Record summary
This is a predicted structure of a 72-nucleotide RNA (transfer RNA) from a Spirochaetaceae bacterium. NCBI's taxonomy places the organism under Bacteria, Pseudomonadati, Spirochaetota, Spirochaetales, Spirochaetaceae. Its mean pLDDT, the model's own confidence on a scale to 100, is 81. Rfam family: tRNA. Gene Ontology term of the family: triplet codon-amino acid adaptor activity. The family's RNA type in Rfam is transfer RNA. The RNAcentral record of the sequence draws on ENA and Rfam.
């Protein structure tokens, strides 16, 4: 210097062009409970960036960024 594979709530993992971007686990808040913890119910929280394609893009394509493996 080349080539490759990741990057989605704080954490892990779906979503593989479509209708509010899903689940658990933490976090709030109520319920229960003497009180904690459990358990129930509600709620906030995320698609690395910037452009394209497209009626529509986490998806797909280019740049870029960060991380990770290979070669030289």
């Nucleotide at each position: 210097g080349c080539g490759c594979c990741u990057g989605u709530c704080g954490u892990a993992u779906a979503a593989a062009g479509g209708u509010c971007a899903a689940u658990a686990c933490c976090c709030a808040a109520g319920c229960c409970u003497u009180c904690c913890a459990a358990g129930c119910u509600u709620g906030a929280g995320a698609u690395g960036g910037c452009g394209g394609u497209u009626c529509g893009a986490u998806u797909c394509c280019g740049c870029u960024c960060a991380g990770g493996c290979g070669c030289u």